[in-house]
RNA sequence: UUUUUAUAUAAGCCGAAUAUCCGAAGGAUAACGGGGGACCCAUUGUUCGGGGUGAAACUUGCAUACCAGUGGAGCACUCUUCAGAUCUAACCCUUCAGCUAACCUCGUAGGCUUUGAAGAGAGGGCCU
Numbered sequence: 001u002u003u004u005u006a007u008a009u010a011a012g013c014c015g016a017a018u019a020u021c022c023g024a025a026g027g028a029u030a031a032c033g034g035g036g037g038a039c040c041c042a043u044u045g046u047u048c049g050g051g052g053u054g055a056a057a058c059u060u061g062c063a064u065a066c067c068a069g070u071g072g073a074g075c076a077c078u079c080u081u082c083a084g085a086u087c088u089a090a091c092c093c094u095u096c097a098g099c100u101a102a103c104c105u106c107g108u109a110g111g112c113u114u115u116g117a118a119g120a121g122a123g124g125g126c127c128u
Stems, first nucleotide, its partner, number of pairs: 011113004018030005031108006041098001049096001050093004057070003061066001071088003075084001077121007
């Protein structure tokens, strides 16, 4: 000097997954999300099973895997434009669910560490 690992602190990111209160266990409230569920409307499905959360779908090649493309997702205040490098998983229900007011019901995890330019807007700090 460089790299890696661990710990602490600060500031943040993906995501609905946060805050407060009582408290021994464990719960409650708010907030943010998901599912089921009428009339009307829609659909013509029912093993080629069907459906749900999620950005995570489609197409070609290919024995699969995998690559590529299109589409989609996020990247330190917000929006627009341009560009850049990434991601495009996983899980659940079990024969069953279109939309759907009232109503019913469920979750509040987990995993990470760096994007720049231009324009417009917003907010904060310091001084007077």

The RNA shown here (c-di-AMP riboswitch aptamer (ydaO/yuaA leader)) has 128 nucleotides and comes from a Limnochordia bacterium. Its Rfam family is "c-di-AMP riboswitch aptamer (ydaO/yuaA leader)". Rfam describes the family as follows. This family represents a conserved RNA structure found upstream of the ydaO and yuaA genes in Bacillus subtilis and related genes in other bacteria. The ydaO/yuaA element is thought to act as a genetic 'off' switch for the ydaO and yuaA genes in its native state. It is believed that the element may be triggered during osmotic shock leading to activation of ydaO, a predicted amino acid transporter gene, and members of the yuaA-yubG operon which code for KtrA and KtrB K+ transporters. The prediction has a mean pLDDT of 77. It was read from a public genome assembly, where an Rfam model found it.